[in-house]
RNA sequence: AGCUGCGUGGCGCAGCGGAAGCGCGCCGGGCUCAUAACCCGGAGGACGAAAGAUCGAAACUUUCCGCAGCUA
Numbered sequence: 001a002g003c004u005g006c007g008u009g010g011c012g013c014a015g016c017g018g019a020a021g022c023g024c025g026c027c028g029g030g031c032u033c034a035u036a037a038c039c040c041g042g043a044g045g046a047c048g049a050a051a052g053a054u055c056g057a058a059a060c061u062u063u064c065c066g067c068a069g070c071u072a
Stems, first nucleotide, its partner, number of pairs: 001071007010024004018055001026042005048064005
């Protein structure tokens, strides 16, 4: 320098153009003599950044940033 993949709550990941969900964790409650387990509820993300196309984008296009890998 070129190419490929990835970037989404604290962490790990889903997410068919109609607008974000799961597990763990955290907080509150229930159960228990108590803890764990189990059950119920809740908070927490405008999706790496910016533009574009679209009625509408996390998802499509372009550029850039970061990480990993491959080639030279």
The RNA shown here (transfer RNA) has 72 nucleotides and comes from Clohesyomyces aquaticus. Lineage of the source: Eukaryota > Dikarya > Pezizomycotina > Pleosporomycetidae > Clohesyomyces. Its mean pLDDT, the model's own confidence on a scale to 100, is 85. Its Rfam family is "tRNA". Rfam's curators write: Transfer RNA (tRNA) molecules are approximately 80 nucleotides in length.